[in-house]
RNA sequence: CCGAGCGGGAGAGACCCCUGAGCCGCCCCUGGCGGUUCGGGGGAGCCGAAGGAGCAACCUUCCCCGGAAACUCUCAGGCGAACGGACCGCUCGGG
Numbered sequence: 001c002c003g004a005g006c007g008g009g010a011g012a013g014a015c016c017c018c019u020g021a022g023c024c025g026c027c028c029c030u031g032g033c034g035g036u037u038c039g040g041g042g043g044a045g046c047c048g049a050a051g052g053a054g055c056a057a058c059c060u061u062c063c064c065c066g067g068a069a070a071c072u073c074u075c076a077g078g079c080g081a082a083c084g085g086a087c088c089g090c091u092c093g094g095g
Stems, first nucleotide, its partner, number of pairs: 001094008015043013045079003051075001052073003058067002
C1' cells in the first nucleotide's frame, strides 16, 4: 500500500403533485370510496462523508506550471429507521 472480517461513524423533508400494480375493508356493487405495501414520472427545497470536479490562502525556496484536504461546487449520491457512508480502531492475509 492492497484485500477480508469485526466495532465506531455526521448532515439534510416518512415534503408536494400525477400515475401503475398487489392486498384489506366499506358502500347505493358493470362501479366507487377509504386504508396499506411495492413501483414509475414531475416540482420546488435541503445536505456533504461513496465517487467526481475546483484552488483564494497553503505546499512546491520566488513566479509560471504542478499538488492534497474534513475547504469549495453539488455532476453523481443522499434527506424516518434499516441499508449505505469518508474516516478511525482491532484482527487476519498478500505485496
Source information
This is a predicted structure of a 95-nucleotide RNA (Glycine riboswitch aptamer) from a soil metagenome. It matches the Rfam family "Glycine riboswitch aptamer". Its family is annotated with glycine biosynthetic process in the Gene Ontology. Model confidence (mean pLDDT): 77 of 100.